[in-house]
């Protein structure tokens, strides 16, 4: 820098990704070579080599072998002496404390810097001086013998030395004393005394060693300053501890150790404790500041099986020495030994994981040694490992038919692709052959190594993979799969069209690699020193006093601690960076330079800061005058209201509520009067008014007492801010103890509500609410804004003081000026929202706090409380988001305005009966499919008896009922078809018999056989075109540009009027503009002109159609803003859209519809296709929905008469006439229709009958006869007559339709149709009632508002229960660890003591021994380890139990979001299956209405 919260936006804000490193490991792969790395785990055990020896020129000795001479021989050979020689062992000196490994303990002077030592020690080397003289006495080796299995010893005896003792003896060394320099405090030089004490020797004669003392390098000891890890859920620790005296130790200071006196050391600048760890140059990463590491190399420290010890020495408490304990292993004659790879290989083990039991000391470098040498597993090589890193190669050029193959394809082609193939060219490397090194000094000697390089040959010859390809993030398309199988770093892919999973094909990126996995840094300004935040996203402590801390005002000085400069010293090499050699380059490596500290020492400088001294007066405080006030405390005291007591009137209900009950009341209540009584609160004033630091604080009255403001500028003179940590003060609720107790009113009780009500309302009521004393200490203790101080436009209100005005006193108005509290605004700030001299603006000071959600305001631990519980406060685990503020939309049991036959006002109606039709159940071989709120249900269906027909049962066909294309046959072939069998289809097949073109060969068509294929009313309307319902003929719905806004988007489009409309007018940061609106358009009303089939006798127009006119609020009054428009009038056939129609914007429902038609996957193919016969779609206990017919008297019936109009008509419509009671027949004029026919309309109208009744009403339903369509009326048409004559007496909740020629009634026609309409579409006849109005139901559009919805309220979401998985907290027990503690015992070993045993050197000696010193052995402190207890801290594991996370479709309710349906939270109490309810204070982060008071603007 990118990707993830959302519908979009912006932020906050965490999660992930790309980079880069690794001592890596794992999967695939794999030519070479150069340099470098290579047990991170078991500081876990080791088999077996080998890693420390070395000197004969310090000493004794002296094996093998060689040799001379002799003797003896069995002639192999044996033996004596000598000579050469020098093994292995031992005495002795030096080494062994160097090298090497490793990192387990160690928060400490271990380390790193920078100092001290006046408090020290130093073999080997250097460098000066001196010096080395008698003398003894022993003992290893050996030798004898003896113990043991071994390991090892034991007794006796011989011996040497540079081993070891003694004496002498000093240029000296060491104390100690004076004098006198010097320092803080030394050495050193000078006098005096006293003590001490030294040597070795060899030798190739050249040296090499050996004592003493002085210095010197280098090396080590101890000491201090600063510096580098977590945890305060570690807060107090300490008896040798802290200082002193003496003493003892050491090399040396020093409680390092002892006795004794003092009581002190340390600690918030983190002591003690605990957990982790070697430190350091340097590595890694980063722009850097930083993190984050301590492999490899270098320096330090520590260790060395585990504890402890000391011995030797110069140096150890010692890796390949010693002792003791202990735990492991190994031998063992069981008695008793032995061993320590964290040297180098090398085995087991653990693990994901890490190498040769190699060569040679050539070189480096180290011990010994005069040396030649030895000895070195250090070291240098070589093996193995792609484990880093860094170079080569796997070929170069040409080569289009754009080969073949894969693959794809839209069937054209494209990709693979110059890629191969071909045809020239090289040989790095490979492989063979031939030389053949430096690494080595004046000489000898090369592990690597016949390598490194050369040369010559030969053959493109043997040599490429790994991972991705949806975004980030470079790289695409096929097929398989079908929430499966898998893929994932994040966001996500996968439910039948997957560029995301699995093959392929192509492509990308990197290449002897290439990716996964760990792990660290970066990216992360995501702990923010550079460089971050806290109104509302996480984040200001509820409030204040105040100790330490931090910071501090104006002048003038001094001295120089900070600063801030310039010199030294130091920052080991290796690393890093310049710059420059060496290997062909690189990597690697040699050689200059430079950086690099918060270091030291030193000199300066003097602005700021700190420190001193003196001052000032502007912070700050004091005085001295006023002032306002619900500031506190205490104590008296008033009146109104409730309640209750008591009496008086008085009489039947009160009381509550949406509506009820419970409660009260005839034992008299409520109401009313009087009179007591008792506790709480303090109506009106009263105000975004007023004091308080917060919490709070309200009747008057007194006492006390705290703080602020004005003024006057008169003292003091910096005394100031802030403030961890204390300490106080702190609302309600709650707790003890004791009082009081009206009202209220957690819990209970009861009464409604309700599906339930553990709530909301009622009616009761206990703790509480008061008082006092004392706990609690926490609240939305909120301005969700810490204190203090500066600055930085303005308006306006309101509190409190003061000055002006104003000559004086007192006032109002009006300027001004401080303090306080409020709205409104500029600049800036802000993600916005806002905030704005009362800052969230611009700065300083100091404090607290905050780093994803959840878990968790928890758990454990501490502190505190009498308890509730308060303070401090985590992990596992789990999500990829949690969130703020805005934006646009939908909701809202939010509001505002506004339209609709929305409601009202009315008229006819369904919903009841019967029939019809259609849907659901159901039924059935089937009752084919589809439609399902409005927007399915007389819809698809404009008409199921066959047909339609898609269903069911049978019974025949398989290139097919149809469509095209290829091969091949086919001339009596195509068709037509008599008989027969069958239900039929379908077999059979007499008989009859064709076509077009021809270049006359054929050729089409046709037919059959064959093969591609047809065929699907199968699935999938959630893959889809078209079409279409519906919101709705609702008034919306956009866009350019330009303007605000960081954006989303907003403005136009809203806002004052106005309309049927976003119609139109004002008005305005918009101004125009699309689509809709209306208009054009058909019809109907007038009129005119024109034409005339028809009608009609005729002229003629009351018909017909075709073109015109006419209607614009144009005209007048009124209203309106002078607009727009609305109101009323005139004229007019018609008036404000005249009436109806067509017309349906953006879109919304995955809304219908794969069965109308088209259409992609998929299914199927002797069957889901085609074909037929019968059935079914017409079933019926039953619900529904539309409709028809009635219940009758505004009527039925029965005669007389009257008016229509839209259509239809040739496989038709049918006249007249004739029959039949009808249905209809039978006739044929006439009409392709303004001509004939359908065509008699009915309701009306008049007249006459019924008289309220299941009727002369109503007609179902049944029987008889009949008539018409048709091949066919059983299952199943329709209509006639006659007979029969059901419910049914106006329909419950509820419901539909209509606002004028509407509703209602009345008939008629047509389409569909062979027939068959109560439905359907259209005609006309009769012709009404009603609308005060928008409060209320539905719907629908606009503005405003909340919101946790956005799949948008059918939205969202919370807790119990169940089940499941997981991680954790209590927990009776149990079991490990760890580091101490208090008794015991107590190895080795120094220290001290004792030392009767044993004792060469020296002293005495009478030669017997004595002494001095010495061992051994014993005591005594000390102390490893062990035992024994009671804590103590950390762990494991547990029966049971607590919550907590997470799981597509469980259960119970509905707590939050809209006013969420009782506003919500919120701290506290009690109560409930549960979410929660209710109480008592508190917050607005509550919609909504009204009023009040304030502001802006006009």
């Nucleotide at each position: 820098g990118a990707g993830u919260u959302u519908g979009a936006u912006c932020c906050u804000g965490g999660c992930u990704c790309a980079g880069g490193a690794u001592g890596a490991a794992c999967g695939c792969u794999a030519g070479c070579g150069g340099u470098g790395u290579g047990c991170c785990u078991a500081a876990u055990g080791c088999a077996u080599g080998c890693a420390a020896g070395u000197c004969g020129a310090a000493c004794g000795g002296g094996a093998a072998g060689c040799u001379u001479c002799g003797a003896a021989u069995u002639c192999g050979u044996u033996u004596g002496a000598g000579g050469c020689g020098g093994a292995g062992a031992g005495u002795g000196g030096c080494g062994a404390a160097c090298g090497g490994g490793u990192g387990a303990g160690u928060a400490a002077c271990a380390c790193g810097u920078a100092g001290g030592u006046g408090a020290c020690c130093u073999g080997c080397c250097c460098u000066g001086g001196a010096g080395a003289g008698g003398g003894g006495a022993a003992u290893a080796a050996c030798c004898a013998g003896u113990g043991g299995a071994a390991a090892c010893g034991c007794u006796g005896g011989c011996u040497a030395a540079a081993a070891c003792c003694u004496c002498a003896g000093a240029u000296g060394u060491c104390a100690a004393u004076c004098a006198g320099u010097u320092u803080a405090g030394a050495a050193g030089a000078g006098a005096u005394u006293g003590a001490c004490u030294a040597a070795a020797a060899c030798u190739g004669a050249g040296g090499u060693g050996c004592u003493c003392c002085a210095g010197g390098a280098g090396g080590g000891a101890c000491c201090u300053g600063c510096g580098g890890u977590c945890c305060a859920u570690c807060a107090g620790c300490u008896a040798g501890u802290u200082g002193g005296u003496g003493g003892g130790g050491u090399a040396a200071u020093g409680g390092c150790c002892u006795a004794c006196c003092a009581a002190g050391g340390c600690g918030a600048a983190g002591a003690c404790g605990g957990a982790u760890a070697g430190g350091g140059g340097g590595c890694g990463u980063g722009a850097g500041a930083g993190c984050g590491u301590g492999a490899c190399c270098c320096c330090c420290c520590a260790c060395a099986c585990u504890g402890g010890u000391a011995c030797u020495g110069a140096g150890a408490c010692a890796c390949g020495g010693a002792c003791c304990a202990g735990a492991u292993a190994c031998c063992u004659a069981c008695g008793g030994g032995u061993a320590g790879c964290a040297g180098c290989a090398g085995c087991a083990a653990g693990g994901a994981a890490u190498a040769u039991u190699g060569c040679g000391c050539a070189a480096u470098g180290g011990a010994c040694g005069a040396a030649a040498g030895u000895c070195u597993g250090a070291g240098g090589c070589a093996g193995c490992a792609a484990c880093g890193c860094c170079g080569c190669g796997u070929g170069g050029a040409g080569g289009a038919u754009g080969a073949a193959g894969g693959c794809u394809u839209u069937c054209g082609g494209g990709u693979u692709g110059u890629a191969a193939a071909c045809u020239c060219c090289u040989u790095u490397a490979a492989u063979g052959g031939g030389g053949g090194a430096a690494g080595a000094g004046a000489a000898u000697g090369g592990a690597c190594g016949g390598u490194a390089c050369c040369c010559c040959a030969u053959c493109a010859a043997c040599a490429a993979g790994a991972u991705c390809c949806g975004g980030c993030u470079a790289a695409c398309u096929a097929c398989g799969u079908g929430c499966c199988a898998g893929c994932a770093g994040c966001c996500g892919c996968g439910g039948u069209a997957a560029a995301a999973c699995g093959u392929a094909g192509g492509g990308a990126u990197c290449g002897a690699g290439c990716g996964u996995u760990a792990u660290c840094c970066g990216g992360a300004a995501u702990u923010a020193c550079u460089g971050g935040g806290c109104g509302u996203a996480a984040a200001g402590c509820g409030c204040a006093u105040g100790c330490a801390g931090g910071c501090g005002g104006c002048u003038u000085u001094c001295a120089a601690a900070g600063u801030c400069g310039g010199a030294c010293g130091u920052g080991a090499a290796a690393g890093c960076u310049c710059c420059u050699g060496g290997c062909c380059c690189a990597a690697c490596u040699g050689g200059g330079a430079g950086a690099g500290g918060c270091c030291g020492u030193u000199c300066g400088a003097g602005a700021c800061u700190g420190g001193g001294a003196a001052g000032c007066u502007u912070g700050a405080g004091g005085a001295u005058g006023g002032u306002a006030g619900a500031g506190g405390u205490a104590a008296g005291u008033g009146g109104a209201a409730u309640u209750c007591c008591a009496g008086g009137u008085g009489u039947a209900g009160u009381g509550g509520u949406g509506a009820a009950a419970u409660g009260c009341g005839u034992a008299g209540a409520u109401a009313u009067c009087u009179g007591g009584a008792g506790g709480a609160a303090c109506a009106c004033c009263a105000g975004u008014g007023g004091c308080g630091a917060a919490g709070g604080c309200g009747g008057c009255u007194u006492a006390c007492u705290g703080g602020g403001c004005c003024a006057u500028u008169u003292c003091u003179g910096a005394c100031g801010c802030u403030c961890a940590g204390a300490c106080g003060c702190g609302a309600a609720a709650g707790c003890u103890a004791g009082g009081g107790g009206a009202g209220a009113g957690a819990a209970c009780g009861g009464g409604a509500u309700u599906a339930g009500a553990a709530a909301c309302c009622c009616c009761g009521g206990u703790a509480u609410u008061c008082c006092u004393a004392g706990c609690c200490g926490u609240a939305a203790a909120c301005g969700a804004u810490g204190u203090c101080a500066a600055c930085u436009a303005g308006g306006u209100g309101u509190a409190g003081g003061g000055g002006g005005u104003a000559u004086u006193u007192g006032a109002c108005c009006c300027c001004u000026u401080c303090u306080g509290u409020g709205c409104u605004g500029u600049a800036g700030c802000u993600a916005a929202c806002g905030c704005g001299u009362u800052a969230a603006g611009u700065u300083g000071a100091c404090c607290g706090c905050c780093u994803g959600g959840g878990g968790a305001c928890u758990a454990c631990g501490g502190c505190c409380g009498c308890a509730a519980g308060g303070c401090u406060a985590a992990a596992a685990c789990u999500c990829a988001a949690a969130g703020g503020a805005a934006u646009u939309g939908a909701c809202g049991g939010g509001g505002c305005a506004c339209c609709g036959c929305a409601c009202a006002a009315g008229c006819a109606g369904c919903g009841g009966a019967g029939c019809g039709u259609g849907u659901g159940g159901u039924u059935u071989a089937a009752u084919u499919c589809g439609a399902g709120u409005c927007u399915a249900c007389g819809c698809g269906a404009a008409g199921a008896a066959c047909c339609u027909u898609a269903c069911c049962a049978g019974g025949g066909c398989u290139u097919g009922a149809c469509a095209u294309a290829u091969a091949c046959g086919u001339g009596g072939u195509a068709g037509u078809g008599a008989u027969u069998g069958g239900a039929a289809a379908c077999a059979u097949g007499a008989g009859c018999g064709a076509c077009c073109c021809u270049u006359c060969g054929g050729g089409g068509a046709g037919c059959g056989u064959a093969u591609a294929c047809a065929g699907g009313u199968g699935c999938u309307g959630c893959a889809u075109g078209g079409c279409u319902g519906u919101c709705g003929u609702c008034a919306g719905c956009u866009c350019g540009u330009g303007c605000c806004g960081u954006g989303a988007g907003g403005u136009g489009u809203u806002a004052g009027g106005u309309u049927a409309a976003g119609u139109c007018c004002u008005g305005u940061a918009a101004c125009g503009a699309g689509c809709g609106c209306a208009a054009c358009c058909c019809u109907c009303g007038u009129c005119g002109u024109u034409a005339g089939u028809u009608a009609u006798a005729c002229g003629u127009g009351u018909c017909u159609a075709a073109c015109g006119a006419g209607a614009c609020u144009g005209c007048c009054g009124g209203u309106g803003a002078u607009a727009a428009g609305c109101c009323g009038g005139a004229g007019g056939a018609a008036g404000g859209u005249g009436g109806g129609g067509a017309u349906g914007a953006c879109g919304u429902c995955a809304a219908g519809u794969c069965a109308g038609c088209a259409u992609g996957g998929c299914c199927u193919u002797u069957a889901u296709g085609a074909c037929c016969u019968g059935g079914g779609c017409u079933a019926c206990a039953c619900a529904c929905a539309c409709g028809c017919u009635a219940c009758a008297a505004u009527g039925g019936c029965c005669g007389a008469c009257a008016c229509a109009a839209u259509g239809g008509g040739u496989a038709g419509c049918c006249a007249a006439g004739u029959c039949g009671u009808g249905a209809g027949a039978c006739g044929g004029a006439g009409c392709c229709a303004a001509u004939c026919c359908u065509c008699c309309a009915a309701a009306g109208u008049c007249g006459g009958u019924c008289u309220c009744a299941g009727u002369u009403c109503g007609g179902a339903u049944u029987g008889c006869a009949g008539g018409c369509u048709g091949c066919a009326a059983c299952u199943c048409g329709c209509c006639u007559g006659c007979a029969u004559g059901a419910a049914g007496u106006c329909g419950g909740a509820g419901u539909u339709g209509c606002u004028a020629g509407u509703a209602a009634a009345c008939g008629c026609a047509c389409g569909u149709c062979a027939g068959c309409a109560c439905a359907g579409u259209g005609c006309g006849u009769u012709g009404a009632a009603u609308a005060c109005g928008u409060u209320c139901c539905c719907g629908g559009g606009g503005c405003u508002u909340g919101u946790a919805c956005a799949c948008a309220c059918c939205g969202c979401c919370c807790g119990u229960c169940a089940c499941g998985u997981c991680a954790u907290g209590g927990a009776a027990g149990u079991u490990g660890g760890c580091a101490a503690c208090g008794c015991c015992u107590g190895a080795a070993g120094u220290c001290a003591g004792u030392g009767a045993g044993c004792u060469a050197a020296c002293c005495c000696u009478u030669c017997g021994g004595g002494g001095a010193g010495g061992c051994a052995a014993c005591u005594g402190c000390c102390c490893a380890a062990g035992g024994c207890g009671g804590g103590g801290u950390c762990g494991g594991u547990a029966a049971c139990u607590g919550g907590g996370a997470c799981g597509a479709a469980g259960u119970c309710g509905u707590a939050a979001c809209a006013a969420g349906g009782u506003a919500g939270c919120u701290g506290u109490a009690g109560c409930g299956g549960a979410a929660g309810c209710u109480g008592c204070g508190g917050c607005u982060g509550g919609a909504u209405c009204a009023c009040c008071u304030c502001c802006u603007u006009u």

Background: This is a predicted structure of a 1498-nucleotide RNA (small-subunit ribosomal RNA) from an uncultured prokaryote. The coordinates come from a structure-prediction model, not an experiment, and the mean pLDDT is 83.